[in-house]
RNA sequence: GCCCCCAUAGCCCAACGGCAGAGGCAGUCGACUUAAAAUCGACCGAGUGUCGGUUCGAAUCCGACUGGGGGCA
Numbered sequence: 001g002c003c004c005c006c007a008u009a010g011c012c013c014a015a016c017g018g019c020a021g022a023g024g025c026a027g028u029c030g031a032c033u034u035a036a037a038a039u040c041g042a043c044c045g046a047g048u049g050u051c052g053g054u055u056c057g058a059a060u061c062c063g064a065c066u067g068g069g070g071g072c073a
Base pairs, nucleotide, nucleotide: 001072002071003070004069005068006067007066010025011024012023018056027043028042029041030040031039049065050064051063052062053061
């Protein structure tokens, strides 16, 4: 220098172009316990790396960047 992949919550990880971005861990409160752990119940979360574009409608499609990983030279 060229090519490919990834970026969604504190962490992990889903989501045909269309309902309200699902779930787990963590967290808070409660039950249970002598107390804790485990277990159970309830609650709590994001607008999707950034900027544009297409579209009636974008996490999803397109472009350019940013960051990370891999390959070739």
Annotation
A computed fold for a 73-nucleotide RNA from a Propionibacteriaceae bacterium, annotated as transfer RNA. The sequence was found in a public genome assembly.